[in-house]
């Protein structure tokens, strides 16, 4: 850095997914070491059991006991002033721990001031003198128990009062030395005490930054600000009386939801986004809620009190607890560890100190949870070894891999030796300098020496010896993306999958092997979080049609704003300080072997504050100025808006008149109207709408929208020319006003259309489209209503950027009398066009160019402009606006096709116009259908169906049914034996089994035998299959279609698919030629070259031929080469000539000449690209699967020939253009030795029996037949017609029963010209007529050929089919046999309503009121101080009592919000199902 997916294909928007890094991670499958780190993300879930906070005897009074000793056994001593509790000090407000709660001054960073701060530090002043109690203890008492009373005793650094002090406040304590134990102390520590500073640390305010939701818009009574006063350490509504009526809030106030913040972490090019585990910094919590007490400091994690829930003890009276400290357990969950060691070290808390507590800590234990390292050998080792996969069977490949053979020991265990750092202290002791202070040289301090001693990890870490390659590889992946391919199995199954998508018999995508790729102690897989994602865009997005312009103005707040001077200095810019913790990120050095990780230094830290500066732009003030805006006056156009009054034309209507029989309507029609008199026509009158021509991409208006004339009121715009104001401007969230139709209210008013509705048609239906009617409504007037594909699908304004040309108002210049013409200016309105822009398409001074301000609006499709909730409405309804859930695309433009009940042009026996048929009858013949042991099988619109089958009686033959065989009917190979062949018994329906005999050949031989074919036997390899798969193929073949097409180089257009060329004007049978042309040229196809035919020459005459000339029954011979034919070799027609037309062409039209003329003249062969997964595995070849004593192969018989029925194809007919009979004419192209058979005899005939010629221009098959000429019948089921039947026969064959074929004689159906509907054919063609071959023992109405008789008609190209060009639409691309839309019916899935019902939160109002702090009171009690001679009694103080204020708690009534709920609404997904056919071609009513 990008790549898959939307289409046939392309560009484009746009969304889903992937490739990367991340992690406290979890699972699934492996697993050696080792270093560093991490390790309850869930239940602030509930806790058994140990342990986390204690320490000071140098503050105080007490004070054991075990052991040892002694012992007179009574004790004594020591233990020991030792534990141990107790008063008293200081510490339990650090340390540790989870983040419930908190959207706030809680954090964060920058600063303020009205403040306190134990130990700590510097300094100053002191440090005197008394008093009275209480615990410990001792006695007695309650209670189970925790615990409690009551009485004595007593000390202190406990506690009270005096002195000293202006006052208030406070208020004194020990220890070392010395001692007579009473004490002294000049001195030195150290404590207090008070006080002024430091440091430290808290407390507190303030400026700025820190979620998300407007479907949360208004909040707030101590509120907000004052005085007085209380309160605190300290300002303050922090409280409290009075006053006052402020304050916040769209720069989002207050609800709601979520959430510890930060350094940071991870992404990322950054800018962000996203997170807040380790580790450090700040808050906030401690079983829930309150609540004070101590205290320098707490409303206090291992303190107290109350209340509550829960869990324990109990003798039921009571009590007791709070692991979100370290371990551990239950329980939650996908998931997270030892009830370890140690104070050695770093810190801490108390002490003078020794020490003594420390789950802080510093280690070790589990766990691949994560990063780093390291390892699982190294080299030689081709017979390329076994084996394993594949294969085209030749090999290839795993693969120097391996074995084998030489080395080496990291590493891991087993030995075994050694062996750290981490230890510096502190303290006492030693020596040395040094210092305060003092009388002092003791004490004491401090610095250096030195000497002692302290290790949990751990005998680890590291070193050195030994000895074996020994003990050490998974894992996920191989269709694209994304590096890796093949075989088996499996057969839309089972299963895969992140996306696209794979699996329906050849799967690289599913299981497996075998190769292979990629990581490697780990791979994968699942999840988060960032990226790719410019898919929210600040860097760095758009809104004409893809999703996006409010329907239009008007204006508030707000954003932006014209030239010029002063000032200012906020914003902007620089410098400097400060500050941004540490850690991390960077950079550079260094320590563990390296690395991870550590350490020390630096930069960075885009931020913030102050100070000084600088003034160009913003911006604030303050003077000016006219170019933006705007006024004023002087014309000008207009459907501009309101309001009054007029007017003609038409429809209806109601009168009268004439007039008769129909109007009306339509594709046809019919409903309706008319003999009661319509339409239709004069002539009159009513009444409502709407204003024909003018009328024009022509005017006006902000938009809707505005159109007869014409009165009065009134909006705006132009244009010129001047004067004046002096930035008064632009946009505009919200707000307010206007807003087309249609609809709502009330009142009028109604000719004409005209929803709802009726009725008539059309149709399967037709609750539509067509017709006849016809009510709301259309109009007025006053109110709502507030939306449209309200669109130029393009918000408003300004400036700027080639032009050309219409057009409307208005001017100017030139020139004229004058009007035109011509120049040229401003304002609107089209139109085509250049840069530019666009995904094209197109826009293009009226921007979609190019900049500027401001406003709205978009972020995949569907649910959905919907639900709920707000708001506005009388209603319909509107506005504001989701989520669940699915789907991988949904969509814009342009392409090539293909399709249109779309256009244009043009062909075709496509239609017309003829002729003849089919469809009716019989019968042939294939096919469906039935049957049936079998009725083998294939073919299936055209383009299967007298097709494969150019010929089923056996065979054919593949099908039934029997009977029989397994190396086989049939190929090759091996063995053994025989030559082959022939001829024969048996019994059978034959294959086949079974018997007897005949009999050896070829080739070479050393004469043994060899070898070559053939036949028997035998064993396996194998043979064999008409068995499946034409959707695995080759090959052939139909069809479109003998249609004129289909395609490429190269250039050019285009982002691109693609076009262009091949379109275009003509012409052609033709992409066939010819002009033109960004195209030139070519290729398959078209014609032409080939065959036949039609003419003529020329060579050559034999089996053919005969004009002369001779013969003969006969061209039969001699003869002839003239002619017919025969087959070779050439000419011949080329729009060449001539008219005319046409663009001087291409060509077409007519004529001449010719045997023959316009397409070569007609005919065959010949069939581009390519469609139909079109037909063939039953011609042949083939890949796969399947059978192998059978799906092979052999035999007989039977069947493929059935027969209620249906459909194709053909023959013969119904007849007189005919049938009979009898005469008599004229052919071609074929056949022929197992043949064809003259001829002769025979039979009535099919034939038969004899038999010449003929391997064919000789001989036969051979008499063509219709026609021609002349009988006969006489319109009829017949002398039409021949089925069907009976009898008799031939012939071919082993064999005609199932089931040939033909002759005779008899029988004589059906049918009198065929219904919708179809079919062929344009000329030698249709019709019609007969011969010929192929096949083939025989069997032809079939096929394939030949020839003879021989028409009709084509105006024409609307319509029907098929087709080619070009163009238009398209939502189709398996292409219209597409494509797709709604009910309904099932099935699931989320979700709205919903009588309700049940939870969480929360508000207000009001009850009750613990604990407790605060007032008041204090009649009870009350050591110290005061007075007092006791007695008292004052003073303080305490219980008590009262108040106020409060947790929890009820009560009662809202909001929010979650779960639930008969029943019901709509949506979404699902395979097939139902109605129908709305959309997409003019989608068939746009």
């Nucleotide at each position: 850095a990008g790549a898959g997916u939307u289409u046939g294909a392309u560009c484009c928007u746009g969304g889903c997914u992937c490739a990367g890094a991340u992690u406290g991670a979890a699972c699934g499958c492996u697993g050696g070491c080792g270093g560093c780190a991490g390790g309850c993300c869930u239940a602030a879930c509930a806790c058994a059991u140990g342990c986390a906070a204690g320490u000071c005897g140098a503050a105080c009074g007490u004070g054991a006991a075990a052991g040892c000793u002694c012992u007179u056994c009574g004790g004594a001593g020591u233990g020991a002033g030792u534990a141990g509790a107790g008063u008293g000090g200081c510490g339990g407000a650090c340390g540790g721990g989870g983040g419930a709660g908190u959207a706030a001054c809680g954090c964060g960073u920058a600063g303020g001031a009205a403040u306190c701060u134990a130990c700590c530090u510097a300094g100053u002043a002191g440090u005197g003198g008394g008093g009275g109690g209480c615990a410990a203890c001792c006695u007695g008492g309650u209670g189970a128990a925790a615990a409690c009373c009551a009485g004595g005793c007593u000390a202190a650094u406990a506690c009270c009062g005096c002195a000293u002090a202006c006052g208030c406040c406070c208020u004194a304590a020990g220890g070392a030395u010395c001692u007579u134990c009473g004490g002294a102390c000049c001195u030195c520590g150290u404590g207090c005490u008070a006080u002024u500073g430091g440091a430290u640390g808290a407390g507190u305010c303030u400026g700025c930054g820190u979620a998300a939701g407007a479907u949360u818009a208004g909040c707030u009574a101590g509120u907000u600000g004052g005085u007085g006063g209380g309160g605190u350490a300290a300002a303050g509504g922090c409280c409290u009386a009075c006053c006052a009526a402020g304050g916040c809030g769209a720069c989002g106030a207050u609800c709601u939801u979520u959430a510890g913040c930060u350094g940071g972490u991870c992404u990322g090019a950054g800018a962000g986004a996203a997170u807040g585990a380790u580790c450090a910094g700040c808050c906030a919590c401690a079983c829930u809620g309150g609540g004070a007490c101590u205290g320098a400091g707490a409303c206090a994690c291992g303190g107290c009190c109350c209340a509550g829930a829960c869990u324990c003890c109990u003798a039921c009276g009571g009590g007791a607890g709070g692991c979100a400290g370290c371990a551990g357990u239950g329980g939650g969950g996908a998931a997270u560890a030892u009830u370890g060691c140690g104070c050695a070290a770093u810190g801490g808390g108390c002490g003078a100190a020794a020490g003594c507590c420390u789950g802080a800590c510093g280690c070790a234990g589990c766990c691949a949870u994560g990063c780093c390292g390291c390892g699982u050998g190294u080299a030689c080792g081709a017979u390329g070894a076994a084996g394993g996969c594949c294969u085209u069977u030749g090999g290839g490949u795993c693969g120097u891999a391996a074995a084998g053979c030489a080395c080496u020991u990291u590493c891991a265990g087993u030995g075994a030796g050694g062996a750290a750092c981490g230890a510096a202290c502190a303290a006492c002791c030693c020596a040395u300098g040094g210092g305060a202070a003092c009388a002092a040289u003791a004490c004491c301090c401090c610095a250096u020496g030195g000497a002692u001693c302290u290790g949990a990890c751990g005998g680890u870490a590291c070193c050195u010896c030994c000895a074996a390659a020994g003990a050490a590889a998974g894992c996920a992946c191989c269709g694209g993306c994304u590096a890796a391919c093949u075989c088996c199995g499996u057969g839309c199954c089972a299963g895969c999958a992140g996306c696209c998508g794979c699996g329906g018999u050849a799967a690289u995508a599913c299981g497996c092997a075998g190769g292979g790729u990629g990581c490697a102690a780990a791979c994968g897989u699942u999840g988060u979080u960032c990226g790719g994602a410019a898919u929210u865009a600040c860097u760095g997005g758009g809104c004409g049609u893809a999703a996006a312009g409010c329907g239009c103005g008007u204006g508030u707040a707000g954003g932006c704003g014209g030239c010029c001077u002063g000032u200012u200095a906020a914003g902007u810019c620089g410098a400097c300080u400060g500050u941004g913790a540490a850690a991390g990120c960077c950079c550079a050095u260094g320590g563990c072997u390296c690395a991870a990780c550590c350490a020390u230094g630096g930069a960075a830290g885009u931020g913030u504050a102050g100070u000084c500066g600088a003034u160009a732009c913003u911006g604030g003030c303050a003077g000016g100025c006219u170019a933006g805006a705007g006024u004023a006056c002087u014309g000008u156009a207009g459907a501009g808006g309101g309001u009054g009054g007029u007017g003609g034309a038409a429809u209806u209507u109601c009168c009268u008149g004439u007039g008769u029989a129909g109007c009306g309507g339509u594709g046809a029609a019919a409903u309706g109207c008319g003999u009661a008199g319509a339409u239709a026509u004069c002539g009159g009158g009513a009444g409502g709408a709407a204003c024909a021509c003018c009328a024009g991409u022509g005017g006006c208006g902000a938009a809707g929208g505005c159109g007869a004339c014409u009165u009065c009121c009134u909006g705006g715009a132009c244009c010129a020319a001047u004067a004046c104001u002096g930035a008064c401007g632009c946009u505009g969230a919200g707000g307010c006003g206007c807003g087309a139709a249609g609809g709502c209210g009330u009142g009028g008013g109604g000719a004409g259309c005209a929803a709802a509705c009726a009725g008539g048609a059309u149709u399967a239906g037709a609750u539509a489209c067509c017709c006849u009617g016809g009510u709301a409504g259309u109009c007025c007037a006053c109110g709502c209503a507030g939306u449209a594909a309200a669109c130029g699908g393009u918000g408003a304004a300004c400036a700027c950027u080639a032009g050309g040309u219409g057009u409307a108002g208005c001017g100017g210049g030139u020139a004229u009398u004058g009007a035109c013409c011509c120049c040229u200016g401003c304002u609107g309105u089209g139109c085509c066009g250049c840069a530019g822009c666009a995904a094209a398409c197109g826009c293009a001074u009226u921007a979609a160019g190019u900049g500027u301000u401001c406003c709205g609006c978009c972020u995949g499709g569907g649910g959905a402009g919907u639900a709920c909730g707000g708001c506005c409405g009388c209603a319909a309804g509107g506005u504001u606006a989701a989520a669940a859930c699915u789907c991988a695309a949904a969509g814009g433009a342009a392409u090539u096709g293909a399709c249109g009940g779309g256009g244009g042009c043009c062909c075709g026996c496509a239609c017309a116009a003829g002729c003849g048929g089919u469809g009716g009858a019989g019968c042939a013949u294939g096919u469906g259908g039935u049957u049936u042991a079998a009725u083998u099988c294939g073919a299936c619109g055209c383009a299967a169906c007298g097709c494969g089958a150019a010929g089923a009686a056996c065979c054919u033959u593949a099908c039934c049914u029997g009977g029989a065989u397994u190396u086989g009917a049939c190929a090759u190979c091996c063995c053994g034996g025989g030559a082959a062949u022939c001829u024969u018994u048996u019994a059978g329906a034959a294959a086949a089994a079974u018997u007897a005999g005949a009999g050896u050949g070829c080739c070479c031989u050393u004469c043994g035998g060899g070898g070559a074919g053939c036949c028997c036997g035998g064993a396996g390899a194998c043979a064999g299959g008409u068995g499946c798969u034409g959707c695995a193929u080759g090959g052939c073949u139909g069809u479109c279609g003998u249609c004129a097409g289909c395609u490429c180089g190269u250039g050019u257009c285009g982002u691109g698919a693609g076009a262009u060329g091949u379109u275009g004007g003509g012409u052609u049978a033709a992409g066939u030629c010819c002009c033109g042309c960004a195209a030139c040229g070519a290729g398959c196809g078209c014609a032409a070259c080939c065959c036949c035919u039609a003419u003529c020459u020329u060579u050559a005459g034999u089996u053919a031929c005969c004009a002369u000339c001779a013969u003969u029954c006969a061209g039969u011979u001699g003869g002839g080469g003239a002619c017919u034919c025969u087959a070779g070799a050439g000419a011949u027609a080329c729009u060449g000539c001539c008219c005319c037309g046409g663009u001087u062409a291409a060509c077409g039209g007519g004529g001449a000449g010719g045997a023959a003329g316009g397409c070569c003249g007609g005919g065959g062969a010949u069939g581009a690209c390519g469609u139909c997964a079109a037909g063939u595995c039953c011609u042949c070849a083939u890949g796969g699967c399947c059978c192998u004593u059978a799906c092979g192969a052999c035999c007989a018989g039977g069947g493929c020939u059935a027969c209620a029925c249906a459909c194709g194809u053909a023959c013969u007919a119904c007849a007189a253009u005919g049938g009979c009979a009898a005469a008599a004419a004229c052919a071609g192209a074929g056949g022929g030795c197992a043949g064809c058979g003259a001829c002769a005899c025979u039979g009535g005939g099919a034939g038969a029996u004899g038999a010449a010629g003929c391997u064919a221009a000789u001989c036969c098959c051979g008499u063509a037949a219709a026609g021609c000429a002349g009988u006969u019948c006489g319109u009829a089921g017949u002398u039409c017609g021949g089925a069907u039947u009976g009898g008799a026969g031939u012939c071919u064959g082993c064999a005609a029963c199932u089931c040939g074929a033909c002759u005779c004689c008899a029988u004589g159906a059906a049918g009198c010209u065929g219904g919708a509907a179809u079919c062929g054919c344009u000329a030698g063609u249709a019709a019609u007529c007969g011969c010929a071959g192929a096949u083939c023992a025989g069997c032809a109405u079939g096929c394939u050929g030949c020839g003879g008789u021989g028409a009709a008609u084509a105006c024409g190209u609307u319509c029907c089919c098929g087709g080619g060009c070009c163009u238009u639409g398209u939502a189709c691309a398996c292409a219209c046999c597409g494509c797709c839309c709604g009910u309904c019916a099932c099935a699931c899935c989320a979700u709205g309503a919903g009588a309700g019902u049940u939870g969480g939160u929360u508000g207000u109002a009001c009850c009750c009121g613990a604990c407790g702090u605060c007032g008041c009171u204090g009649g009870g009690c009350u050591a110290a101080c005061u007075c007092a001679u006791u007695a008292g009694a004052g003073a303080u103080g305490c219980a008590g009592g009262c108040g106020c204020c409060u947790a929890a708690g009820g009560u009662a009534u809202g909001g929010c919000u979650g779960a639930u709920g008969a029943u019901u609404g709509g949506g979404g997904u699902g395979a097939a199902g139902u109605c129908g056919u709305a959309a997409c071609a003019a989608g068939g009513u746009a």
Molecule: small-subunit ribosomal RNA
Organism: uncultured prokaryote